[in-house]
RNA sequence: AGGCGGAUAGCUCAGUUGGUUAGAGCACCGUGCUUACACCGCGGGGGUCGCAGGUUCGAUUCCUGUUCCGCCUA
Repeated sequence: AGGCGGAUAGCUCAGUUGGUUAGAGCACCGUGCUUACACCGCGGGGGUCGCAGGUUCGAUUCCUGUUCCGCCUA
């Protein structure tokens, strides 16, 4: 320098081949249970979907550029 993959909640990840309010598990908070803690049950908070543009009535999804991480080639 070129190519490929990834970036979504605090963490690990799914997701829709463009459509109404973006999800799971764990974690966190409250509560029930317990002498108490843990486990378990119930409820709740938390997201500019890496960033910037473009296409579109509408973008997490499509296109372009770019940042970071990993791998490969030179």
Molecule: transfer RNA
Organism: Acidobacteriota bacterium